Predicted 3D model of a 476-nucleotide part of an RNA (small-subunit ribosomal RNA, 3' major domain) from Fructobacillus sp.
The source organism's lineage runs through Bacteria, Bacillota, Bacilli, Lactobacillales and Fructobacillus.
Its Rfam family is "Bacterial small subunit ribosomal RNA".
Context: one part of a larger RNA
RNA sequence: UGACGGGGACCCGCACAAGCGGUGGAGCAUGUGGUUUAAUUCGAAGCAACGCGAAGAACCUUACCAGGUCUUGACAUCCUUUGAAGGUACAAGAGAUUGUGCUGUUUUCUUCGGAAACAAAGUGACAGGUGGUGCAUGGCCGUCGUCAGCUCGUGUCGUGAGAUGUUGGGUUAAGUCCCGCAACGAGCGCAACCCUUAUGUUUAGUUGCCAGCAUUUAGUUGGGCACUCUAGACAGACUGCCGGUGACAAACCGGAGGAAGGCGGGGACGACGUCAGGUCAUCAUGCCCCUUAUGACCUGGGCUACACACGUGCUACAAUGGCGUAUACAACGAGCAGCGAACUCGCGAGGGUAAGCGAAUCUCUUAAAGUACGUCUCAGUUCGGAUUGUAGUCUGCAACUCGACUACAUGAAGUCGGAAUCGCUAGUAAUCGCGGAUCAGCAUGCCGCGGUGAAUACGUUCCCGGGUCUUGUACA
Numbered sequence: 001u002g003a004c005g006g007g008g009a010c011c012c013g014c015a016c017a018a019g020c021g022g023u024g025g026a027g028c029a030u031g032u033g034g035u036u037u038a039a040u041u042c043g044a045a046g047c048a049a050c051g052c053g054a055a056g057a058a059c060c061u062u063a064c065c066a067g068g069u070c071u072u073g074a075c076a077u078c079c080u081u082u083g084a085a086g087g088u089a090c091a092a093g094a095g096a097u098u099g100u101g102c103u104g105u106u107u108u109c110u111u112c113g114g115a116a117a118c119a120a121a122g123u124g125a126c127a128g129g130u131g132g133u134g135c136a137u138g139g140c141c142g143u144c145g146u147c148a149g150c151u152c153g154u155g156u157c158g159u160g161a162g163a164u165g166u167u168g169g170g171u172u173a174a175g176u177c178c179c180g181c182a183a184c185g186a187g188c189g190c191a192a193c194c195c196u197u198a199u200g201u202u203u204a205g206u207u208g209c210c211a212g213c214a215u216u217u218a219g220u221u222g223g224g225c226a227c228u229c230u231a232g233a234c235a236g237a238c239u240g241c242c243g244g245u246g247a248c249a250a251a252c253c254g255g256a257g258g259a260a261g262g263c264g265g266g267g268a269c270g271a272c273g274u275c276a277g278g279u280c281a282u283c284a285u286g287c288c289c290c291u292u293a294u295g296a297c298c299u300g301g302g303c304u305a306c307a308c309a310c311g312u313g314c315u316a317c318a319a320u321g322g323c324g325u326a327u328a329c330a331a332c333g334a335g336c337a338g339c340g341a342a343c344u345c346g347c348g349a350g351g352g353u354a355a356g357c358g359a360a361u362c363u364c365u366u367a368a369a370g371u372a373c374g375u376c377u378c379a380g381u382u383c384g385g386a387u388u389g390u391a392g393u394c395u396g397c398a399a400c401u402c403g404a405c406u407a408c409a410u411g412a413a414g415u416c417g418g419a420a421u422c423g424c425u426a427g428u429a430a431u432c433g434c435g436g437a438u439c440a441g442c443a444u445g446c447c448g449c450g451g452u453g454a455a456u457a458c459g460u461u462c463c464c465g466g467g468u469c470u471u472g473u474a475c476a
Base pairs, nucleotide, nucleotide: 001476002475003473004472005471007470008469009468010467011466012465013464015460016459019424020423021422022421023420026315027314028313029312030311031310032309033308034306035305042053043052064301065300066299067298068297069296070295073126077125078124079122080121081120082119083118086103087102088101089100090099091098092097107116108115109114128290129289131288132287133286137284138283139279140278141277142275144273149188150187151186152185153184154183155164156163157162168179169178170177194267195266196265197264199235200234201233202232203231204230205229208225209224210223213222214221238261241255242254243253244252245251317417321376322375323374324373325372326371327370333364334363335362338357339356343352344351345350383414388409389408390407391406392405393404394403430452431451432450433449434448435447436446
């Protein structure tokens, strides 16, 4: 100087407390361990691995296994020889591949020597490796932590390591600001500048809108751009104003005005560093290793196994509910190998035909919870839907291993969950549906969107994590 303390002081955080809803019990989905297996590819491991890499394993993907094959190679550059390339048919085979025909007879540039592209054969230089090492590395990322810290120059003090500044008194979300001070300044962080949301003005008025006039089944049409909305510009919030407290400061408390008030809400943004944290399987890369194989191609299988254990979720156990009929109100988005209306067939998944739309125009697109009426009456039930049987639909060469969905039948566990444990402070939790990426098909996951919309916080003694000062130390 640090680190540590079941030392002290002060402060903060859904850290506790106060509340609300869960997990832990059930069934299923999904990841992991273990076991099994020819293979169940590999990585991730307390927080910070475990719905993680994977925004989507039937083939492909695929890295694994079995079998069948290739050896200058599936891919790149150079050299030699020959040939355009290409298209197409048949045969063998699981295919990779192999064989036999047919067609094409020469594309572009040309100094007519040749050159360029492509294919086959040959030669070796080489290719190739998701093989090893993340403890050789770059890059990127996680984490402490959006915590308020981390440093430097000059000066001063100290033999020196170092100290001071950065400590102290207040204050703040903040090393934020003020005051004081052997310090005076400065940098990286904080904040602001950026995006979004909340209000208004203005510009613009189609594909959007409709107050008045006419018109219509319908903003449908004429007309209009007031209003809604859209999207550009601007305004607006600064403790600016008033009162109080304070040290005449910084600031804090209350008030006015205001759509919004003291950082208005949300996001992006992550200092010096820590964990030899993670990744050699995104990529790049040193070294080591393989080179008729640890490379490459194909078919099939596996990654989907199942006495079991754990994590994360979904659905429930019901009456604040289930079912039936009727009916109201969104936002974000996506669309041409696409979204697909209307009509029609089917109980339905869906099929047929097909309008419109590269979209403020058309489509996906009926939002659902809600509301009204009816029914069920506390039961393993009109709760719950696992499991299984049969019949189907769709995607796709192909749904056996191993897809999703539909109809009928079946109708399991489950009556609110032990010890323990998680999230959340407001348009939040809880609850309800909708969209998107990936994607032929496949979502209870992920990323977004809106609807309905709470309870509680006395307080900081305690648990956990963190910051500042101080103290002890046989630790570095």